[in-house]
Molecule: transfer RNA
Organism: Planctomycetota bacterium
RNA sequence: GCCGACGUAGCUCAGCGGCAGAGCGAUGCUUUCGUAAAGCAUAGGUCCUGGGUUCAAUCCCCAGCGUCGGCU
Numbered sequence: 001g002c003c004g005a006c007g008u009a010g011c012u013c014a015g016c017g018g019c020a021g022a023g024c025g026a027u028g029c030u031u032u033c034g035u036a037a038a039g040c041a042u043a044g045g046u047c048c049u050g051g052g053u054u055c056a057a058u059c060c061c062c063a064g065c066g067u068c069g070g071c072u
Stems, first nucleotide, its partner, number of pairs: 001071007010024004018055001026042005048064005
């Protein structure tokens, strides 16, 4: 230099155009003499950035940035 995959909550990841979610973690409550476990609830997001298409974009298209892998 060329090619490909990926970028969504603190972490690991779903979400194939119409409300952003799960598990784990955090916080609070219940329970217990107390702790753990268990149960219930709550908070937490610029969906990497910019532009385009569309009535509507996390999702489709283009460019850029970053991470990983491959080729030379």